[in-house]
Transfer RNA, 72 nucleotides, folded computationally. The same sequence occurs in records of 2 taxa. Its Rfam family is "tRNA". Gene Ontology term of the family: triplet codon-amino acid adaptor activity. The sequence is in RNAcentral, with records from ENA.
RNA sequence: GGGCUGUUGGCGCAGUGGUAGCGCAUCUGCAUGACACGCAGGGGGUCACUGGUUCAAAUCCAGUACAGCCCA
Numbered sequence: 001g002g003g004c005u006g007u008u009g010g011c012g013c014a015g016u017g018g019u020a021g022c023g024c025a026u027c028u029g030c031a032u033g034a035c036a037c038g039c040a041g042g043g044g045g046u047c048a049c050u051g052g053u054u055c056a057a058a059u060c061c062a063g064u065a066c067a068g069c070c071c072a
Stems, first nucleotide, its partner, number of pairs: 001071007010024004018055001026042005048064005
């Protein structure tokens, strides 16, 4: 330098154009003498960034950044 893949709550991930979700973690309550487990409920996201396409974009297209793999 070229090719491919990935980037979504604190962490791990799902989501193939129409309300952003799951598990763990965290907070509150219940329960316990207390803790853990368990049960019920809540908060937390500009979907890496910029632009484009579209009535509508996490999703499609282009560019940029970062990470990984391969080739030279």